Source information
Predicted 3D model of a 73-nucleotide RNA (transfer RNA) from a bacterium. Rfam family: tRNA. By type it is a transfer RNA.
[in-house]
RNA sequence: GCCGAGAUAGCUCAGUUGGCAGAGCAACAUAUUGGUAAUAUGUAGGUCGCCGGUUCAAAUCCGGCUCUCGGCU
Numbered sequence: 001g002c003c004g005a006g007a008u009a010g011c012u013c014a015g016u017u018g019g020c021a022g023a024g025c026a027a028c029a030u031a032u033u034g035g036u037a038a039u040a041u042g043u044a045g046g047u048c049g050c051c052g053g054u055u056c057a058a059a060u061c062c063g064g065c066u067c068u069c070g071g072c073u
Stems, first nucleotide, its partner, number of pairs: 001072007010025004019056001027043005049065005
């Protein structure tokens, strides 16, 4: 330098015909307990890597860039 995959909640990841952003774990609150733990219920937590474009509407489509992983030379 070229090719491919990836970047979404604190962590691990879903999210395919473009139409309200989700799960599990973790955190917090309440219940339960003599007290913890466990369990149950609930709450909060997100500029969807960055900048543009297309569109009534973009995590999703298009272009460029950054970073990570793998391959080729």